[in-house]
């Protein structure tokens, strides 16, 4: 040069004019007023969307209801360790697959039970002779046929057939039996918190696959959501269940009756305002300092959108950025590429709404930093 | 704005639990026959990205993930 891998930040500048919302801010002016303040308008000053505010897929925070504790049901997540307010997130680390590599990607248990493996094929799961080999009887037109048994080594089918190579063995094979590979399970020893690893020995043990099927195991989870959930103000129409402090009748007590609080359900009605809510938080930015790293701590600094039809826009100028084309210049024989000019076209995705943490889908382009591999020059 | 459901032929449904061989069912459309002609009735027919994308498995409408539309409910 050339291909690529991971991981981080930005998301058009700038300037005119015109425009929106919001204030514990100042000035001025209306209008209330108990002279404490209150509301309302103008201009001034700050402030004003994202890296996904979006999908509502997960975790919490808050508020209301429910609850003695445990257990079963139901739901969920899954290799170890570790981080957090939690998590299906994140880091590290293990095994496995893939890729020359960077490096991405997957992950509990199938030798505890149930079930399922469709067509196809002989058999699909304490296997099983279709065909082909072998033995043995029997028959014969001497090419062979029948019968009975043995073989899972060979064809063939399937997604998927009960280790692989050599050899002895055998009728003829077959872990039958033996070497040596792979895998497994048991036992020890050593490392490592752990998941796993590494050696030794010992057993012919060769044991499909599906758990995003039921289950096992281990942890987790009360239930609803800011339209949660509290005051105010208007307006209506009661009814039913449960439950019941008291109270009446009775000497009292079972009983009967009336019942205030209260929950729950239907009918009915409002669709105004205040607070939840936008000071201050799991907070943001810097240094420093612990950690391999997510992530912690300390110190210093800032204060940073907030409505309830819902603000954050438009428009012009100049510049930058990509991508097409024409002209000149330089460089090449050419295709073609350096630099200038001029037109055209394009600059995404998208839009806070109780607040965070996360994942996931969307997204024009360029930045930066780190690493691999291939190729050529010193 | 917060919580549910549902998407399978033109339409309106079944199958999805327990995953299988060519996904059905009525209505509709299409030719044929029956009429003088329609209807109606008989025969025979085509017509499916199972809402799209990935995974899981040998196989996926069905079981898991993301995303799309549509629909209903809440003060």
């Nucleotide at each position: 040069g050339g291909a690529g891998c991971c991981g981080g930040a930005c998301a058009g500048g700038c300037g005119g004019c015109c425009g929106c919302g919001c204030g514990a801010c100042c000035a001025c002016c209306c209008c209330g007023g108990g002279u404490a303040c209150g509301g309302g308008g103008u201009g001034g000053c700050g402030c004003g969307a994202g890296g996904a505010a979006a999908g509502u897929c997960c975790g919490g925070a808050c508020u209301c209801c429910a609850c003695a504790g445990g257990a079963c049901a139901g739901g969920g997540u899954g290799c170890u360790g570790g981080g957090u307010a939690a998590c299906g997130c994140c880091c590290a680390g293990g095994c496995g697959u893939g890729g020359u590599g960077a490096c991405a990607c997957g992950c509990g248990g199938a030798a505890a039970g149930c079930g399922c493996c469709a067509c196809a094929g002989a058999a699909a799961g304490c296997a099983g002779a279709c065909c082909g080999c072998c033995g043995c009887g029997g028959g014969c037109a001497c090419g062979c046929c029948c019968g009975c048994g043995g073989u899972g080594a060979g064809g063939g089918u399937g997604a998927a057939a009960c280790g692989g190579u050599g050899a002895g063995g055998u009728a003829a094979g077959a872990g039958c039996u033996c070497a040596c590979c792979a895998g497994c399970a048991c036992g020890g020893c050593g490392g490592g918190u752990g998941a796993c690893c590494g050696c030794c020995g010992u057993g012919g043990c060769u044991c499909g696959g599906c758990a995003a099927g039921c289950c096992c195991c281990a942890c987790c989870c009360g239930g609803a959501g800011c339209a949660a959930g509290g005051c105010c103000a208007a307006g209506c129409a009661g009814g039913g269940a449960c439950a019941g402090g008291g109270u009446g009748g009775u000497c009292c007590g079972c009983c009967c009756g009336c019942g205030a609080c209260g929950u729950c359900c239907c009918a009915g009605g409002u669709g105004g305002g205040c607070c939840g809510c936008a000071c201050c938080g799991a907070g943001g930015c810097g240094u420093c300092g612990g950690g391999u790293g997510a992530c912690c701590g300390a110190c210093g600094c800032c204060c940073c959108a907030g409505a309830c039809a819902g603000a954050u826009g438009g428009u012009c100028g100049c510049c930058c950025c990509c991508g097409c084309g024409g002209c000149g210049u330089c460089g090449g024989c050419g295709a073609c590429g350096u630099c200038g000019c001029c037109g055209c076209g394009g600059g995404a995705c998208a839009g806070a709404a109780u607040c965070c943490g996360g994942c996931u889908u969307a997204u024009c382009g360029g930045c930066c930093g780190g690493c691999u591999c291939c190729u050529c020059c010193c | 704005c917060g919580g549910g459901a549902u998407g399978u032929a033109g339409c309106g449904c079944a199958g999805c639990u327990u995953g299988g061989u060519u996904a059905g069912c009525g209505c509709g459309c299409c030719u044929c026959g029956u009429u003088c002609g329609g209807g109606a009735c008989g025969a025979g027919g085509a017509g499916g990205u199972c809402g799209g994308c990935g995974g899981u498995u040998c196989g996926a409408a069905u079981c898991c993930g993301c995303c799309c539309a549509u629909c209903c409910c809440g003060a």